[in-house]
RNA sequence: AACGGGAACAGGGAAGAGAUUCUGAGCGAAGCGUAAGCGGAGACGAAGAACGCCGAAGGUGCAAAUCCGGGACAGGCGAAUCCGGGUGAAACUCUCAGGCAAAAGGACCCUGUUCCUGAA
Repeated sequence: AACGGGAACAGGGAAGAGAUUCUGAGCGAAGCGUAAGCGGAGACGAAGAACGCCGAAGGUGCAAAUCCGGGACAGGCGAAUCCGGGUGAAACUCUCAGGCAAAAGGACCCUGUUCCUGAA
């Protein structure tokens, strides 16, 4: 140098499921009025409640494996089996968080640049 691993940034791609229902402060269209004002449309709306769903920000849980302790038995030692515990991945699981038109977000994938790194 190349290649592999990692990070940041830039570009591209990227699924699922309610524009659910109720209450609703507030904002406030048309129209009326000389005006003050009246009026009260609305995929507007802080907040609250109810039911139904999704899994791909983040987070929870764990399999093999491995480690520790106990125990074994006529008695001693002691691997496996047995009991208890620790470590233990994911797109699996839970649905805490987040989400359920579009937009945004989005695990992950591809490309580029820069930096860090080296088991064979």
Overview
A computed fold for a 120-nucleotide RNA from Anaerolineales bacterium UBA5796, annotated as Glycine riboswitch aptamer. Taxonomically the source falls in Anaerolineales (Bacteria, Bacillati, Chloroflexota, Anaerolineae). The coordinates come from a structure-prediction model, not an experiment, and the mean pLDDT is 82. The sequence was found by an Rfam model in a public genome assembly.